A computed fold for a 1427-nucleotide RNA from a metagenome, annotated as small-subunit ribosomal RNA. The prediction has a mean pLDDT of 83. The sequence is in RNAcentral, with records from SILVA.
RNA sequence: AGAGUUUGAUCCUGGCUCAGAACGAACGUUGGCGAUGCGUUUUAAGCAUGCAAGUCGAGCGGCAGGUUGAUUACUGCUUGCAGUAAUCAACGCGAGCGGCGAACUGAUGAGUAACACGUAGGUAAUCUACCUAGCAGACUGGGAUAGCCUCUGGAAACAGGGAUUAAUACCGGAUAUACCGGAAACGGGAAAGUCUCGUUUGGGACACUGUUAGAUGAGCCUGCGCCCUAUUAGCUAGUUGGUGGGGUAAAAGCCUACCAAGGCAAUGAUAGGUAGCCGGCCUGAGAGGGUGUACGGCCACAUUGGGACUGAGAUACGGCCCAGACUCCUACGGGAGGCAGCAGCUAAGAAUAUUCCGCAAUGGACGAAAGUCUGACGGAGCGACAUCGCGUGGUGGAUGAAGGCCUUCGGGUUGUAAAUACCUUUCGGCAGGGAAGAAUAAGAUAGUUAGGAAAUGAGCUAUCGAUGACGGUACCUGCAUAAGAAGCCCCGGCUAACUACGUGCCAGCAGCCGCGGUAAUACGUAGGGGGCAAACGUUGUUCGGAAUUAUUGGGCGUAAAGCGCACGUAGGCGGAUAUAUAAGUUAAUGGUAAAAGAUUCGGGCUUAACCUGAGGCAUGCCAUUAAAACUGUAUAUCUCGAGUUACAUAGAGGUAGCAGGAAUUCCAGGUGUAGGGGUGAAAUCUGUAGAUAUCAGGAGGAACACCAAUGGCGAAGGCAAGCUACUGGGUGAUAACUGACGCUGAGGUGCGAAAGCUAGGGGAGCGAACGGGAUUAGAUACCCCGGUAGUCCUAGCCGUAAACGAUGCACACUAGUUGUUGGGUAUUUUAACAAUACUCAGUGACGAAGUUAACGCGAUAAGUGUGCCGCCUGGGGAGUAUGCCCGCAAGGGUGAAACUCAAAGGAAUUGACGGGGGCCCGCACAAGCGGUGGAGCAUGUGGUUUAAUUCGAUGAUACGCGAAGAAUCUUACCUGGGUUUAAAUGCUAGUGGCUAACUCUAGAGAUAGAGUGUUCCUUCGGGACUGCUAGUAAGGUGCUGCAUGGCUGUCGUCAGCUCGUGUCGUGAGAUGUUGGGUUAAGUCCCGCAACGAGCGCAACCCUCACCCUUUGUUGCUAAUUCGAUUUAUCGAAUAGGACUCUUAGGGAACUGCUCCGGUUAACGGGGAGGAAGGUGGGGAUGACGUCAAGUCCUCAUGGCCUUUAUGUCCAGGGCUACACACGUGCUACAAUGGAGUGUACAGAGAGAAGCGAGAUUGCGAAAUUAAGCAAAACUCAAAAAACACUCCUCAGUUCGGAUUGCAGUCUGAAACUCGACUGCAUGAAGUUGGAAUCGCUAGUAAUCGCAGAUCAGCAUGCUGCGGUGAAUACGUUCUCGGGCCUUGUACACACCGCCCGUCACACCACCCGAGUUAAGUUUACCCGAAG
Repeated sequence: AGAGUUUGAUCCUGGCUCAGAACGAACGUUGGCGAUGCGUUUUAAGCAUGCAAGUCGAGCGGCAGGUUGAUUACUGCUUGCAGUAAUCAACGCGAGCGGCGAACUGAUGAGUAACACGUAGGUAAUCUACCUAGCAGACUGGGAUAGCCUCUGGAAACAGGGAUUAAUACCGGAUAUACCGGAAACGGGAAAGUCUCGUUUGGGACACUGUUAGAUGAGCCUGCGCCCUAUUAGCUAGUUGGUGGGGUAAAAGCCUACCAAGGCAAUGAUAGGUAGCCGGCCUGAGAGGGUGUACGGCCACAUUGGGACUGAGAUACGGCCCAGACUCCUACGGGAGGCAGCAGCUAAGAAUAUUCCGCAAUGGACGAAAGUCUGACGGAGCGACAUCGCGUGGUGGAUGAAGGCCUUCGGGUUGUAAAUACCUUUCGGCAGGGAAGAAUAAGAUAGUUAGGAAAUGAGCUAUCGAUGACGGUACCUGCAUAAGAAGCCCCGGCUAACUACGUGCCAGCAGCCGCGGUAAUACGUAGGGGGCAAACGUUGUUCGGAAUUAUUGGGCGUAAAGCGCACGUAGGCGGAUAUAUAAGUUAAUGGUAAAAGAUUCGGGCUUAACCUGAGGCAUGCCAUUAAAACUGUAUAUCUCGAGUUACAUAGAGGUAGCAGGAAUUCCAGGUGUAGGGGUGAAAUCUGUAGAUAUCAGGAGGAACACCAAUGGCGAAGGCAAGCUACUGGGUGAUAACUGACGCUGAGGUGCGAAAGCUAGGGGAGCGAACGGGAUUAGAUACCCCGGUAGUCCUAGCCGUAAACGAUGCACACUAGUUGUUGGGUAUUUUAACAAUACUCAGUGACGAAGUUAACGCGAUAAGUGUGCCGCCUGGGGAGUAUGCCCGCAAGGGUGAAACUCAAAGGAAUUGACGGGGGCCCGCACAAGCGGUGGAGCAUGUGGUUUAAUUCGAUGAUACGCGAAGAAUCUUACCUGGGUUUAAAUGCUAGUGGCUAACUCUAGAGAUAGAGUGUUCCUUCGGGACUGCUAGUAAGGUGCUGCAUGGCUGUCGUCAGCUCGUGUCGUGAGAUGUUGGGUUAAGUCCCGCAACGAGCGCAACCCUCACCCUUUGUUGCUAAUUCGAUUUAUCGAAUAGGACUCUUAGGGAACUGCUCCGGUUAACGGGGAGGAAGGUGGGGAUGACGUCAAGUCCUCAUGGCCUUUAUGUCCAGGGCUACACACGUGCUACAAUGGAGUGUACAGAGAGAAGCGAGAUUGCGAAAUUAAGCAAAACUCAAAAAACACUCCUCAGUUCGGAUUGCAGUCUGAAACUCGACUGCAUGAAGUUGGAAUCGCUAGUAAUCGCAGAUCAGCAUGCUGCGGUGAAUACGUUCUCGGGCCUUGUACACACCGCCCGUCACACCACCCGAGUUAAGUUUACCCGAAG
């Protein structure tokens, strides 16, 4: 000293939470010792028992009991002892009289908001026992009474009668210069002895009386300080004052009679709530905030309430009287009691101790003293309740042991930790020694002082002189042994400290944020680590952090917050000069501010806590003295603030009256005829009973076009045709006058839009409510047709608005630029208007400095200052409830809490989104061509079914997809049967064998059994090879694609995505990448706080199109020769490179040229040339990223699961099921066709377990045989549409071919489930397809066939190939998708977002609720104890 938490991120506002310190604490776990403190915070609840206040015989009468002695009597007997009784004496002393004390000490905090407390004063308005000092005195008499005795009553407590007795008890008289009363005269008022010395009219000690003074203590009075509520605003009748009287120690309405009518209060009376106050204590840097336990001061109270008595002192904790409640005793008549003293008990509660020891010390009461009493106090006991101190060992010790945990299996860690060796012994244990706390008292001895005749005695000094609860304690010494002594919390961030396992939104954690849904550093456990330590955590409370109530030290345009506006009371603040004063202010001095505490320097306990000495501090209050600047006050003066008068001036400022035109509607009339009106489109409505339209006339109400303007006026609300009257305010300039008269303004008063209310008018238009018509799923709306209140006027009420500039009023200061309104001055100019400059007052736009969280504000401040007022303190609950006030009502003003959340909010940023805007693109639409959706079939999917119908893919981006090919295999599924080191690879150890191969039997097969058979090398041990056993190690198409790699789809071949440096911004971010053009393109050009760069685009690559060169067989050509023959061809040989083609290299296209447009640009349009022209066509190529997209069943892989099974082998079945739904296709519905016959023209491929010519057979699928070819050579291979001719003639057909029957072919162990094909026969639906929807822009669509992969066989699918070969595109309004810029946003999982209200059920909190009950306070009245 800060930190976490609102957001995708940012800055701010703002709340919540945490880290600190503290405690009279409690709870949980744990617990060795000591010192010092503290210990019913709850219930001022109730209490058994014991103790807590007595003492004096030196005041008194006495003698119950005790001790000692003496005498007498009696008894016993061991004859001088014992016991009993009586008497006397002494020591002493129960009860009693008397004195002093009991009013202190101790406990508690109920009451009390008060002179209760604190502080400073006053008392000339007072008292004060004991104590000290001074003065004076103590003379002389008297009568009682308790006790004791006796009698009586009563259960008891106790009470009463009689007789008798004493005093330091009580009462007279005397005296009293001092005291009291009184002006004085005068009057009033005392006393007590005891002990002792000693011998005297005596002395001493202690007591006694009067009085004065002191000290101490107390009473009373006063200034100042002293909690919350205004949802408490008025209170008061002895109340305020006076006089007389009474009363007190004492002033006083303290009490009383009379008189007066006062007193207190917004500076908060009264009322209500809460509370003992302070020194201090806790916290805090301080200012403050909280608190009042222990210790100390004061107050109050003592079961509740009242009362007096005694006394120096009480209205009395352990006294009295009365009343109430409660408890106890009782003979029922009556009595007794008061722990908020110390212990202790019960109850309550989270919770707080021993029925201890002692008067040894300190202090107190009494006493002459010894002494007695003392639950005050000193000590001990219990409690980790707190603070402080000590210990639980120290040194060495690496095979870094074992064990635990983790592991990448290598190791790491626990960890010098342990073991082990040496050392020490605090504390605890045992034994021994052993303090200080004690000073002195009585008394003794010695000395000395004053007085005295002396003695006793008194004072002082010195030396002696009894006494210890704690306690055999502190402390010291010895002995033994590391021996007896460590836990608690935490480890996601804040906040120091991490791994494994278990769990699987479960169990649980959590102070805040938040963890947990199968890889949890957040739950539980373990290991390890961190923190503190005889404690550690939790809970509670207080302060701090919180500048989050802001005096120090905050704010109010948009975050919470400026009253709607003005006038003005109290109050606050206030211009210049002079003098006086001294209230504020300042200085000095003095008093006080108790002690303790805190603080500084010291001292004492071994240290510390603790105790203690000295100092300083104590910011406060009071008094005295001084100063006079400032504020105040008083007086005098001034003019600049403020105001008044005169002159000029602008204006929808206000009120009242007069009168105006346009328009709407209505009325009556004329002309005139079929519609009008209204809407997106309609209808309700209106019109042949004559509308709308049009013409002239009339009635009535309301509002004032143009001018008109970020123009004017007003405090605000607000004010708009014209004229008149009355009237408020403003502005300018120049004079004169007043002389601070000012600013603000709590309460208060007035004004105050619209709507609304009351009463009376008025009512054209408009128009809540309402009616009807539409729209719609509905439409209590938007649109339309009507229409009542109202809108208007008069008189009242209401008192609120986003009453906003969301910005209180006043004054001053602080750069400019540019409009505009009303004045003034100057200059120039003019006939005039005007123009320019300056200036005053308004009203706008920009903008420097400054300011602000930013946006913005910026002389009209949100800048810089001053004065005053109002208001704010997280969101919701709520401007709600309640109380009060106002209102006719509606409602308004003031205005909470419980409960609940961790946010709510402001500004700005980046995205995303919008039935926002702008620009642009794409077979996106449009323009076209052909399809799908209807039929049959094929194929995939869903669903259903099944033993199984294996699994995956599911909008676009799944569905002829994985699968380029499920009869077995595949195969992962099902049923059944087997098997357990297994399909692979070794290694180690042990043990065995001679194999292999073939045949047979059983079986569905896997498999099992039987038989035949007996390898190679050798050093003869064995080895190679191989079987079995054990170990290490397999296998899994089991799960998780949301743990992953790799690969892939999609946006999208869309033009985007970023970075470095610089700059701007507090920051997120921005700029660059935006703008103007252009492009297919972030393509290029220009501009620009940007300059550059990267991934993408383009190009580079492949292919097709043209040319050249090269190559020349198996390709091409064909002159010559030969052969064959159907005379036009074929074959062979030789030859050639011209052409086609093949191969390899090169050229060619670049807006290069030209014209026009464009910014002299990029680029666009046209043209020439060219095989090709503006990226020439096609392909490959897919940026940053998105979808937790797809795939663990291609492969790889973490984790989990399985291991005689989820592995593996086999047979059969299934993946091919079938009411149905969808996707993708094929074939069609026919004549642009079908059928038949004939005749042409491709490209690209494939081929050895292959392609298979030819020939023969078969109607055919094919079969048999077989040449050639590992291919520019042979084969597949026939291209088909096309073309020519013929038939069919619009029909369910010579269309269409499904389905079914029979017969076959081929592949294959095997075509039943379940293959393809062939022939014959059969001949279904279907006549162009609803809503909807798909593809395609040129060699494209459409149409036609061919080939290949997979493959034993199986193609309508897929991938390629060529043949024939169109139509259309005006254009970008709309649909879909995308790009850029901009705008709004309460969205950020990002519009498939966010979010509002009702209802249902359950629960929680608060409020209301007919009432009911209890307590407190106040007022009036009644009864009424003691006193």